Context: one part of a larger RNA
RNA sequence: AUUGAACGCUGGCGGCAUGCCUAACACAUGCAAGUCGAGCGGCAGCACGGGGAGCCUAGCUCCCUGGUGGCGAGCGGCGGACGGGUGAGUAACGCGUGGGAAUCUACCCUUCGGUAGGGGAUAGCCCGGGGAAACUCGGAUUAAUACCGCAUACGCCCUACGGGGGAAAGCGGGCCUCUGCUCCAAGCUCGCGCCGAAGGAUGAGCCCGCGUCCGAUUAGCUUGUUGGUGGGGUAAGAGCUCACCAAGGCGACGAUCGGUAGCUGGUCUGAGAGGAUGGUCAGCCACACUGGGACUGAGACACGGCCCAGACUCCUACGGGAGGCAGCAGUGGGGAAUAUUGGACAAUGGGCGAAAGCCUGAUCCAGCAAUGCCGCGUGUGUGAAGAAGGCCUGCGGGUUGUAAAGCACUUUCAUCGGGGAGGAAAAGCGUCGGGCGAAGACCCCGGCGUCUUGACGUUACCCGAAGAAGAAGCGCCGGCAAACUUCGUGCCAGCAGCCGCGGUAAUACGAAGGGCGCAAGCGUUAAUC
Numbered sequence: 001a002u003u004g005a006a007c008g009c010u011g012g013c014g015g016c017a018u019g020c021c022u023a024a025c026a027c028a029u030g031c032a033a034g035u036c037g038a039g040c041g042g043c044a045g046c047a048c049g050g051g052g053a054g055c056c057u058a059g060c061u062c063c064c065u066g067g068u069g070g071c072g073a074g075c076g077g078c079g080g081a082c083g084g085g086u087g088a089g090u091a092a093c094g095c096g097u098g099g100g101a102a103u104c105u106a107c108c109c110u111u112c113g114g115u116a117g118g119g120g121a122u123a124g125c126c127c128g129g130g131g132a133a134a135c136u137c138g139g140a141u142u143a144a145u146a147c148c149g150c151a152u153a154c155g156c157c158c159u160a161c162g163g164g165g166g167a168a169a170g171c172g173g174g175c176c177u178c179u180g181c182u183c184c185a186a187g188c189u190c191g192c193g194c195c196g197a198a199g200g201a202u203g204a205g206c207c208c209g210c211g212u213c214c215g216a217u218u219a220g221c222u223u224g225u226u227g228g229u230g231g232g233g234u235a236a237g238a239g240c241u242c243a244c245c246a247a248g249g250c251g252a253c254g255a256u257c258g259g260u261a262g263c264u265g266g267u268c269u270g271a272g273a274g275g276a277u278g279g280u281c282a283g284c285c286a287c288a289c290u291g292g293g294a295c296u297g298a299g300a301c302a303c304g305g306c307c308c309a310g311a312c313u314c315c316u317a318c319g320g321g322a323g324g325c326a327g328c329a330g331u332g333g334g335g336a337a338u339a340u341u342g343g344a345c346a347a348u349g350g351g352c353g354a355a356a357g358c359c360u361g362a363u364c365c366a367g368c369a370a371u372g373c374c375g376c377g378u379g380u381g382u383g384a385a386g387a388a389g390g391c392c393u394g395c396g397g398g399u400u401g402u403a404a405a406g407c408a409c410u411u412u413c414a415u416c417g418g419g420g421a422g423g424a425a426a427a428g429c430g431u432c433g434g435g436c437g438a439a440g441a442c443c444c445c446g447g448c449g450u451c452u453u454g455a456c457g458u459u460a461c462c463c464g465a466a467g468a469a470g471a472a473g474c475g476c477c478g479g480c481a482a483a484c485u486u487c488g489u490g491c492c493a494g495c496a497g498c499c500g501c502g503g504u505a506a507u508a509c510g511a512a513g514g515g516c517g518c519a520a521g522c523g524u525u526a527a528u529c
Stems, first nucleotide, its partner, number of pairs: 001528003005525005012376006018369002020334001025332003029329003034078003039075002042071002046069003049065007085287003094212007103204002108200008118148002126139005156164003170192006179185001213259003220250003225247008262284004266277004289310005312323004340366001342365003348362001349360004379409004389400004413470001415465005423456001428450008473518005478499003484513005494501002
């Protein structure tokens, strides 16, 4: 000088940060990933409409009806591989840096071409059965942007003549020129999709050079081991894997083994070189009760998915089941020690959706803590009879001390009352222009107008009211090292970072007066330079 600090004494306000370093210990409860009805069949609930019945009427109640707004459950799509947490493991191509070739990449952008014609199921609903439950079985029926053929084909593979395998999906808005009696449908058109191919962007996988802690009281290590041929495998190179062949490969320039540790940008210190460190923020990696495994998918070997095994906890009708906070809060425990079971999606960002919008413990805010840094305040001026009191005294006095009182002022902050920005731009609606188009429709783009949208929030800030009113402590005073006297004690009680103080005149112990230093803090302890 510094700290994610703790402890002791003390404590007024604000801003900005930071806050389980220990048990990767166990977790009650709530929330943290959904969304799309403009993919589909539908319709449980709510609301509207229609029909019927009852009550004397207004109206209410009941029943029927998916007709409508919408929508529980279900099929389907996209997203749950991001975001958030933790640092256990890892001394490694893990990270950092610089290169490389044998790869993939959903959504997005650009370009080209296509989107034709068919089929069989299945959930839901209904009926029936089993089970305490979790759940499950059978029958019948049904839809799709779910699934499967067929046609066509740039590219792909092979014996390069030729043969082989291999795509697609529709939905919504508008119009009525044409077909059709209105509707619906077809058609046209616009928008969003779907399939194939090429390129881009982004993201990811792989390989290599160099760098990356301690121990030699660890000296030898290795059999898929090192290389080759062939087969397999992967998105992709490779002993990645397998068969056979050869006998290699690494090591005092430290292999192997053991210990410790996530790495970095950075942070702290230092004139620098260096040393120490990696909390918050950012990049990468690893992990998700412990161990193993794959499935789905563009992407996982997947924190809030699945299966198996184990430990633990819970439910049970004893047959069987359920669970995983190292997400945000919160609980117990451990510990010197570390916060609220808060508000909001208003902003930024993310997922889904055409959009409105929904979801979002990401995030933005608020709460708690002097944990840190920074700022402000606890008054200002005047005031000598140098008051009283305290302390010292050589008894004359000195000191506390302009300090107080008194007098004259001010009102920051806190308190009370009133006013009041910015964080908000959009989306929506109306209108004008342009594009698309057969169209003046729809849709898209731009301009203008309009209408609203704030958790924080009793916001920041401003004005007013009252009154010095509500606001100072802590450590030290022998030397190092700024600051001295008296009393008590008598090698006792005690102090102490080092030297050392204390055995009757202690500036070193305890108290008081005085002083010095810092100040909403001051000291101590721990730790680093």
Molecule: small-subunit ribosomal RNA, 5' domain
Organism: uncultured bacterium